RNA sequence: GAGUUUGAUCCUGGCUCAGGACGAACGCUGGCGGCGUGCCUAACACAUGCAAGUCAGGGAGAAACCUCGGCUUCGGCUGAGGGAGUAAACCGGCGGACGGGUGAGUAACACGUAGGUAACCUACCCCGUGGACUGGGAUAACCCGGCUAACGCCGGGCUAAUACCGGAUAAUGCAGCGGACCCGCAUGGGUAUGUUGUUAAAGCUGCUCGCUUCGGCGGGUAGUGCCACAGGAUGGACCUGCGUCCGAUUAGCUAGUUGGUGAGGUAACGGCUCACCAAGGCGACGAUCGGUAGCCGGCCUGAGAGGGUGUCCGGCCACACUGGGACUGAGAUACGGCCCAGACUCCUACGGGAGGCAGCAGUGAGGAAUAUUGCGCAAUGGGCGAAAGCCUGACGCAGCGACGCCGUGUGGGGGAUGAAGCUCUACGGAGUGUAAACCCCUGUCAGGAGGGACGAAACCCAGUGUCUCGUAAGGGGCACUGGCUGACGGUACCUCCAGAGGAAGCCCCGGCUAACUCCGUGCCAGCAGCCGCGGUAAUACGGGGGGGGCGAGCGUUGUCCGGAAUCAUUGGGCGUAAAGGGCGCGUAGGCGGGAUGGUCAGUCAGAGGUGAAAACCUGCGGCUCAACCGUAGGCCUGCCUCUGAUACUGCCGUUCUUGAGUGCGGGAGAGGGAAGUGGAAUUCCCGGUGUAGCGGUGAAAUGCGUAGAUAUCGGGAAGAACACCGGUAGCGAAGGCGGCUUCCUGGCCCGUCACUGACGCUGAGGCGCGAAAGCGUGGGGAGCAAACAGGAUUAGAUACCCUGGUAGUCCACGCUGUAAACGAUGGGCACUAGGUGUUGGCGGCUCGACCCCGUCAGUGCCGAAGCUAACGCAUUAAGUGCCCCGCCUGGGGAGUACGACCGCAAGGUUGAAACUCAAAGGAAUUGACGGGGGCCCGCACAAGCGGUGGAGCAUGUGGUUUAAUUCGAUGCAACGCGAAGAACCUUACCUGGGCUUGACAUGCUGGUAGUACCAACCCGAAAGGGAAGGGAUCCGGCUUCGGUCGGAAGCCAGCACAGGUGCUGCAUGGCUGUCGUCAGCUCGUGUCGUGAGAUGUUGGGUUAAGUCCCGCAACGAGCGCAACCCUUGCCCCUAGUUGCCAUCAGGUUAUGCUGGGAACUCUAGGGGGACUGCCGGUGAUAAGCCGGAGGAAGGUGGGGAUGACGUCAAGUCCUCAUGGCCCUUACGCCCAGGGCUACACACGUGCUACAAUGGCCGGUACAGCGGGACGCGAUACCGCGAGGUGGAGCAAAUCCCUAAAAACCGGUCUCAGUUCAGAUUGCAGUCUGCAACUCGACUGCAUGAAGGCGGAAUCGCUAGUAAUCGCGGAUCAGCAGGCCGCGGUGAAUACGUUCCCGGGCCUUACACACAC
Repeated sequence: GAGUUUGAUCCUGGCUCAGGACGAACGCUGGCGGCGUGCCUAACACAUGCAAGUCAGGGAGAAACCUCGGCUUCGGCUGAGGGAGUAAACCGGCGGACGGGUGAGUAACACGUAGGUAACCUACCCCGUGGACUGGGAUAACCCGGCUAACGCCGGGCUAAUACCGGAUAAUGCAGCGGACCCGCAUGGGUAUGUUGUUAAAGCUGCUCGCUUCGGCGGGUAGUGCCACAGGAUGGACCUGCGUCCGAUUAGCUAGUUGGUGAGGUAACGGCUCACCAAGGCGACGAUCGGUAGCCGGCCUGAGAGGGUGUCCGGCCACACUGGGACUGAGAUACGGCCCAGACUCCUACGGGAGGCAGCAGUGAGGAAUAUUGCGCAAUGGGCGAAAGCCUGACGCAGCGACGCCGUGUGGGGGAUGAAGCUCUACGGAGUGUAAACCCCUGUCAGGAGGGACGAAACCCAGUGUCUCGUAAGGGGCACUGGCUGACGGUACCUCCAGAGGAAGCCCCGGCUAACUCCGUGCCAGCAGCCGCGGUAAUACGGGGGGGGCGAGCGUUGUCCGGAAUCAUUGGGCGUAAAGGGCGCGUAGGCGGGAUGGUCAGUCAGAGGUGAAAACCUGCGGCUCAACCGUAGGCCUGCCUCUGAUACUGCCGUUCUUGAGUGCGGGAGAGGGAAGUGGAAUUCCCGGUGUAGCGGUGAAAUGCGUAGAUAUCGGGAAGAACACCGGUAGCGAAGGCGGCUUCCUGGCCCGUCACUGACGCUGAGGCGCGAAAGCGUGGGGAGCAAACAGGAUUAGAUACCCUGGUAGUCCACGCUGUAAACGAUGGGCACUAGGUGUUGGCGGCUCGACCCCGUCAGUGCCGAAGCUAACGCAUUAAGUGCCCCGCCUGGGGAGUACGACCGCAAGGUUGAAACUCAAAGGAAUUGACGGGGGCCCGCACAAGCGGUGGAGCAUGUGGUUUAAUUCGAUGCAACGCGAAGAACCUUACCUGGGCUUGACAUGCUGGUAGUACCAACCCGAAAGGGAAGGGAUCCGGCUUCGGUCGGAAGCCAGCACAGGUGCUGCAUGGCUGUCGUCAGCUCGUGUCGUGAGAUGUUGGGUUAAGUCCCGCAACGAGCGCAACCCUUGCCCCUAGUUGCCAUCAGGUUAUGCUGGGAACUCUAGGGGGACUGCCGGUGAUAAGCCGGAGGAAGGUGGGGAUGACGUCAAGUCCUCAUGGCCCUUACGCCCAGGGCUACACACGUGCUACAAUGGCCGGUACAGCGGGACGCGAUACCGCGAGGUGGAGCAAAUCCCUAAAAACCGGUCUCAGUUCAGAUUGCAGUCUGCAACUCGACUGCAUGAAGGCGGAAUCGCUAGUAAUCGCGGAUCAGCAGGCCGCGGUGAAUACGUUCCCGGGCCUUACACACAC
């Protein structure tokens, strides 16, 4: 920095990711080289080999083998010389305390750093001084003997020393005593000196001279060794300051403990050890106890501060099977020494013995996991030695492992509008991709051949020169020259040869995060670091293609730091997100006013010492580069010492008054404690009056009451609480405090400015106070009231409501110690605009206690700056600072468990973890929602009229049934819906029969004159299959005009393809329903807000309306509303047939029938008319509203068309279109028959009724919308009728459908299952149609069912509406109770908006947002 809490936002907050690192491991893969690195686990156990020896001190001293000699039974035996004074062993010296390993233990002077030792040691090495005299006795080896399985041991005998011992000498050593001088931080130290005592030694080698018993001895000389002392160097020991993990759910620890005296011990101080004496020592600045851990230089990370870590390399420590112990030694309490004990392993003759890889290799075991039983001492280093040299698993090298870092290769150039393959595709193409092929080159690495190092110079040997010691011989030092020495290794490196030849993978591609498509799969299989993907189009699973990243590696896992300011010193917080202790007093501690002097601890400056090396950084340099290495500088932020500065802090002293306190004078108050006292009310008791109820609730009941309640009056008793005053008034630290009086008592405020002189603030622990409930003992008990009982409510009601009622509430004393103990805001001081109210005091003004002004202290409200995530806070801060305390660190688990402390108990205080989640939260925003509020609409309720729900039937649906009962529609908004016409057809379903380029489209290839086409006949239900016979057309070329060749059409065969009412309406277009004809939905700019967003659109009025007016940080605009459109209502104009007929004329039984007319009606084109225009009232002078006038019509005149942004993954893949998937002799196509018409049931929508406002009969009126040529069909005739015959007229304001019906007039029926109602059924018919069986409509006769107005519930309608009456049309051969229209007759009611339903606006709460 990012992802992740939300619809969105800001904040808080956790989780997660991107980075770097590793002694790693695991998966896939793996060319070469260099430099590093490699048991993190079992300090588990170890076979085998190697890892520490060496030596001119000493004595003793082989063998193989070779040569020569002797003997020989030829097997051999033996002597001498060489091997050789060699090997091995022994005595002795030095070294085995170094080097190498490991990290168990250790929280400690172990380590780091800085100091101290006046409290110490130091072999070998260096320098200096002096010395080394003289004696003695043993012992191993060896020899002899013995024991034992072994290890080993015993006895006897011989011998040497640089082994051991005595004597001597002796100092500047050591010890005692003495005085002198100098110095120091205490004890004390140093120097020179007097005196007394005391302590040592070893020889060996070379050369030479002399002597010799030839063993050697002596002298000289050179070297080396030895002894004492002094000094140096090196290494160590001890002491001290500071630093060094976690736990307080470990708070007290300690008997050699702390100190002293004395003694012992040590290299040395010391309680190190011991005796005695004293009673101390340590601890909240964390003792003790528990857990964990070797420490550091460094290493990793980080901007740094910090965090993590201690592998390799380096320093220190500790350890060496476990535990203990000492010996030797300069040094050890000793890894490859000793002793004891233990465990384990091995040997054993059972009596005993042996062993210690945390050395190098190696083995087993453990484990995710860590190497060769290699080469060499050539180099470096170490031990011994005079040296040669010997030893050295230290070390130098090699081997194994991509474990890490670094380098390098797997080729380079050219090469197509771009091969093949593969992938995708819109089928055109695109991608892989210059990639390949192909052409031209190059030659690193690997391979082959040849050459071939640096690391090596010393020691040593030889020579030369020079110096030095010595009489000399000779020795030694130095320089030069020459010579000797390589494990790695025939390696690095160089040259040549051949040849692109041998050398690329891994992870990822939803977001974070760089990289997209196809297929498969279908909440399956799987992925996943977090968010999350997968339920049929998955860029997230698996595969393919493509792409991205890194590359001999790439991923995964684990761990650490980072990001994380998420423990915050740098650098966080605590009103509401986690977080202020319930409140006070006060201990330690922290912090602290003015002036002045001193000091210099802190602080600052300069200098010195130290801060090892390596590492790190920089410069330069060496390996071809780099890694790696060398060199120089920096760094090492620290500590110590010295010198200096003195502002600030500290400390010491003096002083001051403003902080704090005291005095004096006033003041307010439910502050606290105790004692007393008052009235009202309640209940109870007694008495009176009085009678049938009271009480209680939403309504009731339980309860009380005729044994007299309630009500009312009088009297009495008891307990508790104190109405009014009373107030965001007062007091108190908080909890809290309320009648009145008295006593005792705390704090506070104001005024004054006399006194003290910083006496202050905070406050871990501690102590005290601490509502209610609760507990203990004893009182008290009126009312109230957990528990409990009863009555109700309810699905239940262990509740809410009611009637009762016990603890308790009250008092005294004691305990408990909690709370939403809240301002959810710790205390103190200072500073930073105001306004307004109120309480207490004082001052000014004033006659004044009024008012006003000022001031101090308190308490509220509103607000500036500022702060805040926002809300909000704002001199009573949540602002700006300082000081001190408490507390927080994701949610759950959990304030739980365990432990401890407290409590009589209840319980309280302190206070985790496992596990689990990707969040949990705060504030604010927009919505939605509320049995929240306000305002307002709608046939929403109410008021009314008629229905549905009951009956029969029709129709649709569910269900059931069926071979099939095709499919869809499903709350409103599916259900007389798609269907505006299912007997066949339709038809998609079922059964059966058939067809396969197909019923239909386009293209291609081939064939075709007896072809296309027609078709008797046969099979068949048809479809279909077969088939005698008949039999063409057009175009072009040639033609002997007979024809022939080619082509077209058609047909046949075949190939592409057709076809699908098969799936997905949750992949879609289009169309539609619905909220809803509701009044809303938005935008631009501006403004406000960190932001979501707000404002505008809210507000005051008004409207049917976001309609209009006014106001307003808004100003405008768009889609909606309205208007414009159609229709209807009035008038006018124009026009006058098919319509009309007032006037004129003619004619008829009659009729606009005719002439004619153009007035009227009407028709259909145009226009007018209505706009709150006018008047009054009201309103704000507005918009508007109310009333009125005029008018056919009045405030939108009635009706229609018109449906904003959007919602419902609403409906439709079966209208159509369309992506994807699926079928292809079948899921396509044809045909026949059946089904969609089934029927125990259930629901919706309708029709007809149940009758008299009616039925029936007869008579008589009056419409409008429409339709008509495959049609409507008149008059007439036939039939009871449906209808038939027949055909005039009419493409229709002309003819026909056409009769309208209700109504009206007259008659009849008289309340009855009827003269109501017509279902059902029988018979007989009509019509349509190929065909009415399944399954049409209609007619006549007969039959006459249920039904007497319909439970809960529910629907429509506000006027030409409901209701009621008929008529027409579409579809259609036929079929209408449905649908779409038309007119006739023609009501009732609306007080009103509380309630139900739906909706609009504002507001409010919310833990809702797929939104109650």
Overview
Predicted 3D model of a 1412-nucleotide RNA (small-subunit ribosomal RNA) from an uncultured bacterium. Its Rfam family is "Bacterial small subunit ribosomal RNA". The sequence is in RNAcentral, with records from ENA, Greengenes and SILVA. Model confidence (mean pLDDT): 87 of 100.